RNAcentral holds the full RNA, with entries from ENA, Greengenes and SILVA. Small-subunit ribosomal RNA, 5' domain from Thermodesulfobium narugense, 503 nucleotides, folded computationally. The organism belongs to Thermodesulfobium, within Bacteria. Its mean pLDDT, the model's own confidence on a scale to 100, is 84.
[in-house]
Context: one part of a larger RNA
RNA sequence: GGACGAACGCUGGCGGCGUGCCUAACACAUGCAAGUCGAACGGAGAUAGAAGCUUGCUUCUAUCUUAGUGGCAAACGGGUGAGUAACGCGUGGGUAACCUACCCUUAAGUGGGGGAUAACAGGUCGAAAGGCCUGCUAAUACCGCAUACCUUUCAAGCACACAAGUGUUUGAAAGAAAGGAGUAAUCCGCUUGAGGAGGGGCCUGCGUCCUAUCAGGUAGUUGGUGAGGUAACGGCUCACCAAGCCUAUGACGGGUAGCUGGUCUGAGAGGAUGGUCAGCCACACUGGAACUGAGACACGGUCCAGACUCCUACGGGAGGCAGCAGUGGGGAAUAUUCCGCAAUGGGCGAAAGCCUGACGGAGCGACGCCGCGUGGACGAUGAAGACCCUAUGGGUCGUAAAGUCCUUUUGUGAGGGAAGAAGCUCUGACGGUACCUCACGAAUAAGCCACGGCUAACUACGUGCCAGCAGCCGCGGUAAAACGUAGGUGGCAAGCGUUGUCC
Numbered sequence: 001g002g003a004c005g006a007a008c009g010c011u012g013g014c015g016g017c018g019u020g021c022c023u024a025a026c027a028c029a030u031g032c033a034a035g036u037c038g039a040a041c042g043g044a045g046a047u048a049g050a051a052g053c054u055u056g057c058u059u060c061u062a063u064c065u066u067a068g069u070g071g072c073a074a075a076c077g078g079g080u081g082a083g084u085a086a087c088g089c090g091u092g093g094g095u096a097a098c099c100u101a102c103c104c105u106u107a108a109g110u111g112g113g114g115g116a117u118a119a120c121a122g123g124u125c126g127a128a129a130g131g132c133c134u135g136c137u138a139a140u141a142c143c144g145c146a147u148a149c150c151u152u153u154c155a156a157g158c159a160c161a162c163a164a165g166u167g168u169u170u171g172a173a174a175g176a177a178a179g180g181a182g183u184a185a186u187c188c189g190c191u192u193g194a195g196g197a198g199g200g201g202c203c204u205g206c207g208u209c210c211u212a213u214c215a216g217g218u219a220g221u222u223g224g225u226g227a228g229g230u231a232a233c234g235g236c237u238c239a240c241c242a243a244g245c246c247u248a249u250g251a252c253g254g255g256u257a258g259c260u261g262g263u264c265u266g267a268g269a270g271g272a273u274g275g276u277c278a279g280c281c282a283c284a285c286u287g288g289a290a291c292u293g294a295g296a297c298a299c300g301g302u303c304c305a306g307a308c309u310c311c312u313a314c315g316g317g318a319g320g321c322a323g324c325a326g327u328g329g330g331g332a333a334u335a336u337u338c339c340g341c342a343a344u345g346g347g348c349g350a351a352a353g354c355c356u357g358a359c360g361g362a363g364c365g366a367c368g369c370c371g372c373g374u375g376g377a378c379g380a381u382g383a384a385g386a387c388c389c390u391a392u393g394g395g396u397c398g399u400a401a402a403g404u405c406c407u408u409u410u411g412u413g414a415g416g417g418a419a420g421a422a423g424c425u426c427u428g429a430c431g432g433u434a435c436c437u438c439a440c441g442a443a444u445a446a447g448c449c450a451c452g453g454c455u456a457a458c459u460a461c462g463u464g465c466c467a468g469c470a471g472c473c474g475c476g477g478u479a480a481a482a483c484g485u486a487g488g489u490g491g492c493a494a495g496c497g498u499u500g501u502c503c
Base pairs, nucleotide, nucleotide: 001503002502003501004500006499007498008497009496010495013372014371015370016369017368018367019365020364021330026328027327028326030325031324032323035072036071037070040069041068043066044065045064046063047062048061049060050059051058052057053056079283080282081281088208089207090206091205092204093203094202095201098200099199100198103196104195105194106193107192108191109190110189111145113143114142120135121134122133123132124131125130150175151174152173153172154171155170156169157168158167159166160165179188180187181186209255210254211253216246217245218244221243222242223241224240225239226238227237228236258280259279260278261277262273263272264271265270285306286305287304288303289302308319309318310317311316336362338361339360340359344358345356346355347354348353375406376405377404378403385397386396388395389394411440412439413438414437415436416435420430447492448491449490450489451488452473453472454471458487459486460485461484462483468475469474
């Protein structure tokens, strides 16, 4: 000198764009943050209409609402950085060792049956949370059977490759399915294959902080055979066998730390750093475990244990903000319990649409960057004034003020008023905002630090090694340009200084 997610002191007019718990991964009141589909299903309720009649009931139809069964989503999106020195991340490869719901392309099929169960009704236990028994019922829920373009397994062969394999021929065995809407055409689904896209799993070369005042470490340890397990290779797990494996090119131990694209600095080499944004990873009160599922060992799912908090009729139950706001606490320090789904994106749905604290916006904070303003021109008896200086003549503040003429950015008031909406119509939270026009009137708007040298800027008074200053050198003991105040001056400016950290 530059930089900052900054803080502190004094000061503070406006706008745009960004940005805002770095500390306690501390504890959390309250509300919201993941639902949707009636075109999968049987009910229930409401409304309307029709028919039957026993005239206030029964049946049917249509529309609306929906607790439950069922499907898809909930594994995304959002948060945090605790842990992790690791194939975690970065980069380049491999997978002949693998998976992939929804989507796209393509091939074939969608036949015929069965038994339940929630809802509901009745009963019953419990303070509650929540159960239990009996009875009834439906499905795109569940289960057999048939069929098999195919797939899998086994057996035999052929071609290619070779470490396990890939393709193909024949034979045997096993393996599917669901319907809904519509007058219909048809559309949406369902099943089994093949291919693709996008997404993932695993392996691997290289790179990735400090410490030797850590020198030896290791028993599933290293390898083999066999088995189990997985989507898949593998001590991943197990039985048996062998005794290996790593290490001064730093094993093992200890400390610290999420990694990267990037960011800051620097001429560069390098050094430091990883907040916002983007990619990957890990975590979700602490520890452990699996279930469901294409996908989780699952933030707003389940179970167990623990700590903590809450309810209780003392028998037993409920909870998890490192989602958005917000509260307490910690701290030098970090915001609204706001508006909207109008846009973009996501989930569900045939659609209308519903949901979406993602997101779009507004609010607060000079926290940062950028832009604008606080007026312009003329104006000398160089006015008054000054706690200023002085050789008492005057000098300085100073064209500064007053005054005259002008302008209106900004401000206030009035009028008009968007784009953002795609897609024929409709649809805008922001917002009567931005912007435009008119009127008014210099009106509403300047501070902070420094002035001994480094370093631009000087005098007076007060103080008297006191009070104090200070980044370094150093000032202050009676004329202090270094302390304090005043005038003046210099620098920067809606900021200016100080502190902290990095280069």